[in-house]
Predicted 3D model of a 73-nucleotide RNA (transfer RNA) from a Candidatus Omnitrophota bacterium. Taxonomically the source falls in Candidatus Omnitrophota (Bacteria, Pseudomonadati). It matches the Rfam family "tRNA". About the family: Transfer RNA (tRNA) molecules are approximately 80 nucleotides in length.
RNA sequence: GGGCGGUUAGCUCAGUUGGUAGAGCUCCUGACUUACAUUCAGGCGGCCGUUGGUUCGAGUCCAGCACCGCCCA
Numbered sequence: 001g002g003g004c005g006g007u008u009a010g011c012u013c014a015g016u017u018g019g020u021a022g023a024g025c026u027c028c029u030g031a032c033u034u035a036c037a038u039u040c041a042g043g044c045g046g047c048c049g050u051u052g053g054u055u056c057g058a059g060u061c062c063a064g065c066a067c068c069g070c071c072c073a
Base pairs, nucleotide, nucleotide: 001072002071003070004069005068006067007066010025011024012023013022019056027043028042029041030040031039049065050064051063052062053061
């Protein structure tokens, strides 16, 4: 330098043919317990790497850039 894949919640990951974002774990509160743990109920938390484009509408489509991984040179 070239090719491919990835970037979404604190962490690990989903997101069906574009229609205002979810799960598990963690954390917080309550119930239970003498207490802790387990279990049960509820809750907080992300505008989706970034900048543009297409569209009535973009996590999803297109382009540039950044970062990570693999391969080739």
Its mean pLDDT, the model's own confidence on a scale to 100, is 81.